[in-house]
Context: one part of a larger RNA
RNA sequence: UUGGGCGUAAAGUGUCUCGUAGGCGGUUUUUUAAGUCCGAGCUUAAACACCGAGGCUCAACCUCGGAUACAGGCUUGGAUACUGGGAAACUAGAGGAAAGACGGGGAUGCCGGAAUUUGCGGAGGAGCAGUGAAAUGCGUUGAUAUCGCAAAGAACACCAAAGGCGAAGGCAGGCAUCUAGGCUUUUUCUGACGCUGAGGAACGACAGCUAGGGGAGCGAAAGGGAUUAGAGACCCCUGUAGUCCUAGCCGUAAACUUUGUCUGCUAGAUAGUCCCGAUUUAUCGGGACUGUCGCAAGCUAACGCGUUAAGCAGACCGCCUGGGGAGUACGGCCGCAAGGUUGAAACUC
Numbered sequence: 001u002u003g004g005g006c007g008u009a010a011a012g013u014g015u016c017u018c019g020u021a022g023g024c025g026g027u028u029u030u031u032u033a034a035g036u037c038c039g040a041g042c043u044u045a046a047a048c049a050c051c052g053a054g055g056c057u058c059a060a061c062c063u064c065g066g067a068u069a070c071a072g073g074c075u076u077g078g079a080u081a082c083u084g085g086g087a088a089a090c091u092a093g094a095g096g097a098a099a100g101a102c103g104g105g106g107a108u109g110c111c112g113g114a115a116u117u118u119g120c121g122g123a124g125g126a127g128c129a130g131u132g133a134a135a136u137g138c139g140u141u142g143a144u145a146u147c148g149c150a151a152a153g154a155a156c157a158c159c160a161a162a163g164g165c166g167a168a169g170g171c172a173g174g175c176a177u178c179u180a181g182g183c184u185u186u187u188u189c190u191g192a193c194g195c196u197g198a199g200g201a202a203c204g205a206c207a208g209c210u211a212g213g214g215g216a217g218c219g220a221a222a223g224g225g226a227u228u229a230g231a232g233a234c235c236c237c238u239g240u241a242g243u244c245c246u247a248g249c250c251g252u253a254a255a256c257u258u259u260g261u262c263u264g265c266u267a268g269a270u271a272g273u274c275c276c277g278a279u280u281u282a283u284c285g286g287g288a289c290u291g292u293c294g295c296a297a298g299c300u301a302a303c304g305c306g307u308u309a310a311g312c313a314g315a316c317c318g319c320c321u322g323g324g325g326a327g328u329a330c331g332g333c334c335g336c337a338a339g340g341u342u343g344a345a346a347c348u349c
Base pairs, nucleotide, nucleotide: 003321004320005319006318007303008302012317014203015202017201018200022196023195024194026090027089028088029087030086031085032084034083035082036079037078038077039076040075041074042073043072050066051065052064053063054062055061093193094190095189096188097187098185099184100183102181105179106178107177108176109175110174111173112156116152117151118150119149120148121147122146127138128137164171165170208249209248210247211246212245213244217243218242222238223237224236225235260316261315262314263313264312265311268293269292270291271290272289273288274287275286276285277284278283279282298305299304322349323348324347331342332341333340334339
């Protein structure tokens, strides 16, 4: 490479959100004849190889004759189902409009209460805090507990759910403004405008970095107290960076459903969310989404999956090819750095 694979054995890129090239692409008519198919002609040197003879005493070797094919290339004449190109049309894919409801989707601003800490004041008078037990620590310069006032920062109990939204990361106090989205319904409009997507762009938790703010609580590092043989830990008392905001980087995660996206088909049962319709008003029917069960079938090495497939098929992309060395070295690209990305070999089992 071919092949076989990618939930858990190696293997689905973090998202595939947007999208270039490329690959693939609905129904009907007509045209063309590039692919495709049929016929004819030319070509595809000799040697070699195959078959049959012959010559060296045989053979190897050499000579002669024959069969020349498949596949390919060029020219030419036809065929037109399929693929491609041109033209015309269609509406089942896709998209737009109208009406409607939906949601922690995003951004900005304003507001709120509980709690915490701190400050001030009242009252009070010996402990508080902490643990397995203690001690460090705080407290007669009046702590803890309690009441009042004020300030600050961060997070939003109950509602809350196997619930909702978002491409993923993720998103939760309330209100307003701006903005994005999917869904339903009935007509209507465009008329294949579609799917995937190498590169590319954008977004991307936490931690970390740069600059400026902010700093209540928590809390890497650090200090102290314990524990212990030791304790660089687990436990306790403090506590800096950080956690928060603004602007900009970083670009990684068990970024997991360890399951790429899209389309069609293949028993059911049950629960929830949103919308529509019918009605007997708590039921039924339809659509979209989210779950659970399942010896339906089927698949799987098994576990299990099972209309939200890991079933049956198709389109396109990514990735794997024994363990270690190693996601390392070197080089390239990116980054302020940390590092990221691409990514070997020797050697060894």

Predicted 3D model of a 349-nucleotide part of an RNA (small-subunit ribosomal RNA, central domain) from a Candidatus Woesebacteria bacterium.